[in-house]
RNA sequence: UACAGUCUUUGGGGCAGGGUGCAAUUCCUUACCGGCGGUACAGCCCGCGAGCCUUAUGGGCAUGACUUGGUGAGAUUCCAGGGCCGACAGUAUAGUCUGGAUGAGAAAAGACUUGU
Numbered sequence: 001u002a003c004a005g006u007c008u009u010u011g012g013g014g015c016a017g018g019g020u021g022c023a024a025u026u027c028c029u030u031a032c033c034g035g036c037g038g039u040a041c042a043g044c045c046c047g048c049g050a051g052c053c054u055u056a057u058g059g060g061c062a063u064g065a066c067u068u069g070g071u072g073a074g075a076u077u078c079c080a081g082g083g084c085c086g087a088c089a090g091u092a093u094a095g096u097c098u099g100g101a102u103g104a105g106a107a108a109a110g111a112c113u114u115g116u
Base pairs, nucleotide, nucleotide: 002116003115004114005112006111007110008109009108010107017029018028019027031096032095033086034085035048036047037046038045043084044083051061052060053059054058066082067081068080069079070078088099089098090097
């Protein structure tokens, strides 16, 4: 120093304004937000996480969305334009409110010990 091991910590953001209505942060309009790893810097490329079931270090099911032009060796990631998407339960129909959740977790950082 690398790998393996143990432990600790960290680990998700967002409806301002207007309209209708008895009632809506749920409808209409407008606004706002974008977890983790990979890769030319990514919500919409590939993979993972969150949900449900289970015989539970595992396995199974479910799981949304992009194009045009430019630069470049290389970008659906950058720049410019125009788009699109968002679990479950509750409630006037919810990506944004409340709740499961002071939960869980991809993963990141650090400490320690032993072995190779």
The RNA shown here (FMN riboswitch aptamer (RFN element)) has 116 nucleotides.